[in-house]
């Protein structure tokens, strides 16, 4: 240099005819206990790695393009 795979909430990660942005854990109130932990309830919290194209519509198909991992030379 070239191939292949990842990148979604603060961590971890789901998300397939292209139409709902989601889970656990963490976090915030409340409740329940004489308390704490643990349950139970209700909530904050996402420019879906960037740009651009394709379509009514895009995490998702295509094209650049960063960053990681890893094969090949």
């Nucleotide at each position: 240099g070239g191939g292949g795979c990842c990148g979604u909430a603060g961590c971890u990660c789901a998300g397939u005819u292209g139409g709902g942005a989601g889970a656990g854990c963490g976090c915030g109130u409340g409740g329940a206990u004489c308390g704490c932990a643990c349950c139970c309830a209700c909530g904050a919290g996402g420019u879906c790695g960037a740009g651009g194209g394709u379509u009514c519509g895009a995490a998702u198909c295509c094209c650049u393009u960063c960053g990681g991992c890893u094969c090949c030379a």
The RNA shown here (transfer RNA) has 73 nucleotides and comes from a bacterium. It was read from a public genome assembly. It matches the Rfam family "tRNA". Gene Ontology term of the family: triplet codon-amino acid adaptor activity.